[in-house]
RNA sequence: CCGACCGAGAGGCGCUGCAACGGGCGAUGAGCCCGCCACGCUCGGUCGAGGCAUCGUGAUCCGCAAGGGCGCCUCCCAUCG
Numbered sequence: 001c002c003g004a005c006c007g008a009g010a011g012g013c014g015c016u017g018c019a020a021c022g023g024g025c026g027a028u029g030a031g032c033c034c035g036c037c038a039c040g041c042u043c044g045g046u047c048g049a050g051g052c053a054u055c056g057u058g059a060u061c062c063g064c065a066a067g068g069g070c071g072c073c074u075c076c077c078a079u080c081g
Stems, first nucleotide, its partner, number of pairs: 001050001002048008010074006018040001021035005039067001
């Protein structure tokens, strides 16, 4: 680096809907239709196969995210009235 699982990113309702997924049509194609769908993202931990790297590594203390279509609500903090 890749994959899976768990956790975190305050909580909820409604709407639309790309990708992915499921079904149908199509030629087994391109694609179309229907369904579902707004944590699919980031960070941390654990596990696993493989890859890369070769001087930095470990311990302790302190501090700490960023982003996520539209509308509404709740909660938390600060400031002003």